[in-house]
């Protein structure tokens, strides 16, 4: 240094849920809160997968409602990959 991950040490992050805000929604941000996490740090312009469907297209319809498809919208706490990183037992 790499691999690895302890009933070690110092710490870190923060699920569900609640409140407020943004958004068509998925979801995100802030505060509270801890289910858990050795990368639950970053990367969605590395690949796969998943979620939503506003605009749009098609169908339907007198209007209104409705249905299907679709990401340029999202998820890194879905998986793989890449990059950075605390500690040092076996």
């Nucleotide at each position: 240094g790499a691999c690895c991950g302890a009933c070690a040490a110092a710490g870190g992050c923060a699920a569900a849920c609640c409140u407020g805000c943004u958004g068509a929604a998925a979801a995100g941000c802030a505060g509270g809160g801890a289910c858990g996490c050795a990368a639950a740090g970053c990367u969605a312009a590395a690949g796969g997968g998943c979620c939503u469907a506003a605009a749009g297209u098609c169908c339907a319809g007198a209007c209104a409602a409705g249905g299907a498809c679709c990401a340029a919208g999202g998820c890194a706490g879905c998986c793989u990959g890449g990059c950075c990183a605390c500690c040092g037992a076996a």
Predicted 3D model of a 90-nucleotide RNA (c-di-GMP-I riboswitch aptamer) from a Syntrophomonadaceae bacterium. Rfam family: c-di-GMP-I riboswitch aptamer. Its family is annotated with cyclic-di-GMP binding in the Gene Ontology. Model confidence (mean pLDDT): 88 of 100.